[in-house]
The RNA shown here (Bacterial RNase P class A) has 411 nucleotides and comes from a Rhodospirillales bacterium. Lineage of the source: Bacteria > Pseudomonadati > Pseudomonadota > Alphaproteobacteria > Rhodospirillales. Its Rfam family is "Bacterial RNase P class A". Rfam links the family to the GO terms ribonuclease P activity, dimeric ribonuclease P complex and tRNA processing.

This record gives sequence, structure tokens and C1' cells, in this order.
RNA sequence: CCAGACGGCCGGAUAGCUGCCUUUCGUCCGAAUUGUCGGACGGGGGGAGGAAAGUCCGGGCUCCACGGAGACACGGUGCCGGGUAACGCCCGGCGGGGGCGACCCCAGGGACAGUGCCACAGAAAACAGACCGCCGGCCGGGGCGGGGUCCGUAAGGACCCAGCCUGCCGGCAAGGGUGAAAAGGUGCGGUAAGAGCGCACCGCGUUCCCGGUAACGGGGACGGCACGGCAAACCCCACCGGGAGCAAGACCAAAUAGGGACGGCGCGCCGCGGCGAAAGUUGCGGCAGGCAUGUUUCCGAGCUGCCGUCCGGGUCGGUCGCGCGAGGCGUCCGGUAACGGACGUCCCAGAUGAAUGGCUAUCCCCUGCCAAAAGCAGGGACAGAACCCGGCUUACAGGCCGUCUGGCCCA
Repeated sequence: CCAGACGGCCGGAUAGCUGCCUUUCGUCCGAAUUGUCGGACGGGGGGAGGAAAGUCCGGGCUCCACGGAGACACGGUGCCGGGUAACGCCCGGCGGGGGCGACCCCAGGGACAGUGCCACAGAAAACAGACCGCCGGCCGGGGCGGGGUCCGUAAGGACCCAGCCUGCCGGCAAGGGUGAAAAGGUGCGGUAAGAGCGCACCGCGUUCCCGGUAACGGGGACGGCACGGCAAACCCCACCGGGAGCAAGACCAAAUAGGGACGGCGCGCCGCGGCGAAAGUUGCGGCAGGCAUGUUUCCGAGCUGCCGUCCGGGUCGGUCGCGCGAGGCGUCCGGUAACGGACGUCCCAGAUGAAUGGCUAUCCCCUGCCAAAAGCAGGGACAGAACCCGGCUUACAGGCCGUCUGGCCCA
């Protein structure tokens, strides 16, 4: 210098003018009447994010349900150790895979508890199998064409040689071919050809020893190989799990309508019941009457006198929940790390028809015009709180810092 790996950070800057939300102080005014509330004006402080997003996981908080324990069902998690309030998150390790490497990826318990599946292709897909091939036998058996030697005047005949095609019976699982996967792999021996048939190494299984908290690793002995894959198929094992969510939930509380109590005035009939000696009073039901459905008639359904005072529930509206918290920053200590501890310091958004904005100037960055510089023009990534916190995932212009790897060059 080039190419790359990993980790951390920033997310336009400064100034002026002018708005909005919130908080605090002062003055004045009003309510209220002794420490509060509201309004106006003025001054001061604060005012989106690394993801505020998706709402996927774990919690706090709130309400509902709930005596304890267990079982079943359902859902989730799944190598080992640690961290944490907790987690499916994070850190460290193990095993497997990828990369020359820094480093990256893995849904990573159990397939002798049982059930099930393995498409297509292929001869055969789990009680293995035989298409091509290799080998043996019938046997050089059958067919085809060719060459050579000998006999014969010739036609022809006999023998030998290699080639091509091919039938039946049997052995093999090396090689070819199919497939995601073909019943251990490589090599030597062995054999008619072959084969764990024998042997060595690797793999696998059983067992013992050593190291490690463990996952696991290393070594020895034995076994000739028995046990294909799939559990993001059912299932088995271990562990975890009440439900709903700030529109949770609590409080204050208007008009109108409806409910109830009391008082006053008014009030037809019938039936049944209560109280009462009776007069009467009261409850329910029915009829009549009345009201209203634009008007009239009929039918059906609905309501049941008026006024006043008070009570309670809900709605509109308002207040709280709601901003001191598993809180931020710094230093030191423990730990490889995640993280934990001590001390110091800071207070840092709380809207709700929903604030966090706009303009100007200078600078920064990007794009275009331009050969370049200068200049001019345009633009500033993803996106925006809504009860809060810890994670994960997804989106993101441009830039900064650190550690490391591979290559080239120079001294």
C1' cells in the first nucleotide's frame, strides 16, 4: 500500500429570530380562606431513538381467578459450565462443518421403548438385492465369417489358431451404473473370481485407566462389524409455564333520558293478595281512558298522572396511574468474559384532537454542471416516544476509532 476479519462509537455543527409542550421562580388578578387551585405577564431549566419500529421472547406493575401437593392434557425449551430479577438472551468452553488465515456457521437429548416414512431414479431402500460386469461348469456346447498345416488330380475332408455373436446351470458383490442415502473405508495377502475370508491402519462397539466441575478428550485391551437415515413425523425423557393487559386499574363527575326514596296535588272500574277492628291504605294483574308512532279507520306491539327535593349507577368530560429507575456517568476492585461490588456524582421528555417545529447566516458531507479549481443549483440515511425495563430481529446515507489476518514492496 492492497484485500479482508472482528469489536466499539457517531448519526450534521454553531449562532440569531420566532413558535409549541412541560417544569420552576417572581409580580398581579380571581376563587377559596391559611396553604391550596386557576388565569395573565415576565425570567430560568428540560424537550425523541439507536433502533422510539416489528410486538417475537423474558420481567416489573395492575385487575381477575386461586387452600396445599400431585397427576393428566396443552404449549415451550433441549451439548456443558457460568451470568442475570428472568429469558428462547448473553459470556466462556466442547463437538461437528466452512475458510490459506484472522474468523464464521450449527433446532446440537433419545432411532435396541413403540408406531411410522424413505418421493424420483434404480436390479435392489432395510428379514437386502443382481441390470451391466467378473468367474466356474455343460464345453470350445451352438452359430458366423477368417487364417494356417496336412491328405487328395479335383470336388472336398481332417486337425490347429485367434476373433465376433450367443444358450442353460451355478458362484461373487471387487468394478460400472441409479440415488440425498446401497449394509464400514484404504492397502496388502488370499481366491476360479471375489468377499472382514485373513492381516495392518482408520472408523465403530464393549470395557478399563488417565485428564477435565462437566460437555468431552487421550491411551490400553477385547470384538471382525453386530447397530442405514428421518424425532423442524408421532413419540419417549428432563426442565419450565394460572388468565388478561395502561382501552390494565383507581377516583371526581354535567346536561338529557331512565331507576329509586320522600313530600304536595290529582285519580275511573274489576279480580286476587298483604296490613288493619273498621274506615281505609298498599302491591300485582286485567279492562277502560290517555300519550306517541305525519293524518283518518281497523288490527298489533310500546308507555302509564303532574310538580318539587334528594339518593345511587352509567355516559361526555376531568384527575391519578406517569416518570428516582433491575437509572445514567466516572474511578477503583474481583472475574478470561458476560457480569458483580464499593465510592463519588447527576436528575435527564411526559404529549393525549396528541408538543419536540419553522426561517436566516456561516461551515460540513453527498450529487449534478465544469478538463480542473472556483462558482452555481439541488439535497441531508432509516425513521419518530405513548406504562416502564432487559433482550432478539428488521431498516439505515455517510463517517470515526481500535485489535487482528493474508499478500506485495522498501529499510